RNA sequence: UUGACCAAACGGCAAACCCGGCGAAAGCCGGGGACGCAAAGCUAUGGGGUCUAAAGCAAGCUCGCUUGCUAUGACAGCCCGGCCACCUAC
Numbered sequence: 001u002u003g004a005c006c007a008a009a010c011g012g013c014a015a016a017c018c019c020g021g022c023g024a025a026a027g028c029c030g031g032g033g034a035c036g037c038a039a040a041g042c043u044a045u046g047g048g049g050u051c052u053a054a055a056g057c058a059a060g061c062u063c064g065c066u067u068g069c070u071a072u073g074a075c076a077g078c079c080c081g082g083c084c085a086c087c088u089a090c
Base pairs, nucleotide, nucleotide: 003090004088012037013036017032018031019030020029021028022027035077041083042082043081046080047079048078049075050074051073056069057068058067059066060065061064
């Protein structure tokens, strides 16, 4: 330096749930909490996928509501890829 991820150490992250806040929602942020994670670090303007539907459009109608479509909103702890990175028994 490259590969590998079966050991150890320093350590790291934090699902569900609860509390507070933001948001139309999905979801996010802070605190608590640990199901798990060797990239559960970054990238959603690399590709696929998933969630939501405020605004908009369409239809219906009792005329201010209902339903449908739609991402410009989200998810990196769904998968592949890209970028960067700690340790080193091998």